[in-house]
Molecule: c-di-GMP-I-GGC riboswitch aptamer
Organism: uncultured Sphingomonadales bacterium
RNA sequence: UACGAUAGAGGCAAACCGUUGGAAACGACGGGACGCAAAGCUUCCGGUCCCAAACGCAGCAUUUGCGUGCACGGAUAGCGGGGCUGCCGAAC
Numbered sequence: 001u002a003c004g005a006u007a008g009a010g011g012c013a014a015a016c017c018g019u020u021g022g023a024a025a026c027g028a029c030g031g032g033a034c035g036c037a038a039a040g041c042u043u044c045c046g047g048u049c050c051c052a053a054a055c056g057c058a059g060c061a062u063u064u065g066c067g068u069g070c071a072c073g074g075a076u077a078g079c080g081g082g083g084c085u086g087c088c089g090a091a092c
Base pairs, nucleotide, nucleotide: 003089004088011036012035016031017030018029019028020027021026034078040084041083042082044081045080046079047076048075049074050073054068055067056066057065058064
């Protein structure tokens, strides 16, 4: 460098529940552990998800309902790849 134990020391924390932010996807905090050797950080590439705004239609006093729609918006780093950083050391 690479690799990853039924090793040691530690770490993180899915679903679900509570509180809370958000239009939503989803986030934060607490509980909780399905898992994780980068489940540490980063939206650069691809994927997936969301739809407030926008547009269309209907109705309409404010406004409301339904639909379309996907980025130059948002979410996901625990979807994959890339980039940056990092603990331990059996075997190959």